[in-house]
RNA sequence: CGAGUUGGUCAGGUGAUCGCUGGUGGAGUGAUCCACGAGAGGAAAGUCCGGGCUCCACAGGACAGGAUGGUCGGUAACGCCGACCGGCCGCGAGGCUAGGGAAAGUGCAACAGAGAAUAGACCGCCUUGGUCGUCACCUCGGUGGCGGUUUGAGGUAAGGGUGAAAAGGUGGGGUAAGAGCCCACCAGCAUUGCAGGUGACUGCAGUGGCUUGGUAAACCCCAUCCGGAGCAAGGCCAAACAGAGAGGAAGGUAACGGUUCGCCGUUGCCACGUGAUGGUUCGUCGCGUUGACUCUCGGGUAGGCUGCUUGAGUGCGUUAGCAAUGGCGUGCCUAGAUAAAUGAUCAUCGCCGCUGGUUCGCCAGCGGAACAAGACCCGGCUUACGACCAACUCGGAUU
Numbered sequence: 001c002g003a004g005u006u007g008g009u010c011a012g013g014u015g016a017u018c019g020c021u022g023g024u025g026g027a028g029u030g031a032u033c034c035a036c037g038a039g040a041g042g043a044a045a046g047u048c049c050g051g052g053c054u055c056c057a058c059a060g061g062a063c064a065g066g067a068u069g070g071u072c073g074g075u076a077a078c079g080c081c082g083a084c085c086g087g088c089c090g091c092g093a094g095g096c097u098a099g100g101g102a103a104a105g106u107g108c109a110a111c112a113g114a115g116a117a118u119a120g121a122c123c124g125c126c127u128u129g130g131u132c133g134u135c136a137c138c139u140c141g142g143u144g145g146c147g148g149u150u151u152g153a154g155g156u157a158a159g160g161g162u163g164a165a166a167a168g169g170u171g172g173g174g175u176a177a178g179a180g181c182c183c184a185c186c187a188g189c190a191u192u193g194c195a196g197g198u199g200a201c202u203g204c205a206g207u208g209g210c211u212u213g214g215u216a217a218a219c220c221c222c223a224u225c226c227g228g229a230g231c232a233a234g235g236c237c238a239a240a241c242a243g244a245g246a247g248g249a250a251g252g253u254a255a256c257g258g259u260u261c262g263c264c265g266u267u268g269c270c271a272c273g274u275g276a277u278g279g280u281u282c283g284u285c286g287c288g289u290u291g292a293c294u295c296u297c298g299g300g301u302a303g304g305c306u307g308c309u310u311g312a313g314u315g316c317g318u319u320a321g322c323a324a325u326g327g328c329g330u331g332c333c334u335a336g337a338u339a340a341a342u343g344a345u346c347a348u349c350g351c352c353g354c355u356g357g358u359u360c361g362c363c364a365g366c367g368g369a370a371c372a373a374g375a376c377c378c379g380g381c382u383u384a385c386g387a388c389c390a391a392c393u394c395g396g397a398u399u
Base pairs, nucleotide, nucleotide: 001395002394003393004392005391006390007389008388009387010386012349013348014347015346016345017344018343020039021038023036024035025034026033027032041371045382046381048380049379050378051377052376053230054229055228056227060282061281062280063279065226066225067224068223069222070084071083072082073081074080085099086097087096088095089094100221101220105219106218107215108214122160123159124156125155126154127153128152129151130150131148132147133146134145135144136143137142168186169185170184171183172182173181187211189208190207191206192205193204194203195202196201234306235305236304237303243297244296245295246294247293251270252269253268254267255266256265257264258263272288273287274286275285276284313332314331315330316329317328318327319326320325351368352367353366354365355364356363357362
């Protein structure tokens, strides 16, 4: 100097003038006026997770459904954060990880290839019969050797080929030719012991059958977790009301009272019907032939106050911890709107860039500043984006 990796900071400040909105205090019958102080984000975006808070009649069980998936910590909690372990990528600083199970089962992998997991014989190699050619021998019939652009039978899975992937790898022995068939050294799997670690796991030393394809972000199995709805929740005040049609359930029993002795009424229990609890079912609670409840058509009201901002808040110091984060002390209070306020102008300072000058302290001029706006509140994740700083890695040059 160049190329990268990781982390952090800021997102302009101050003053004046005018304008807008809430709050606190004062004056005023009221409209309103005066003073003080305050007035958008790191992501306010996405509406993806987790909660606080509010309501739901049981918020209980089972099934279905959904989510997560290495270990240990953090946190109110999480699918988040931190550290570590395993695997993969990168020369490296570092990055990614949907990281339990494929011998419980089902499914999938085009084409090529003999064969793709109940997975194999295309080429080749070996043995043997026939056949053809040739040579030799011989008792003219055969026998033996060699060869093949030939054919049949048997053995083989080492070599070659196809493929993303083909029945552990290298070397040796053995065999008719071969094969973990056997041996040595490795890798893998199972297992034993020792050491380290909270643990996932790691290292070392043994034993053994020799050797179990991939894919679960496919269905599935395993482990853990999960009530629902949401500020348009909810609470208070005010206002208004008109209904019509269709469907619609089974009784039994006990006690008490009445009785014209036929039975009637009330209450309880069981049953039946129905509503609530996200789906189904069981349970529970409420209501019901003086009609619960469901469906269709139709009418009226919907204004105001509250919830509403001090919170698992934040700055600094210190302490424990590798860190995330926690403890202690001390300071600070930062929108609360309801069709939606927070703006404009001027000056100056700051940051960044360019140009010129320089006494190297700096000065002057010009220009620039991205992504983007709350609505109950908070912790995260994801996405968008300008400028700057620091550390580390790799490469080059110089000393």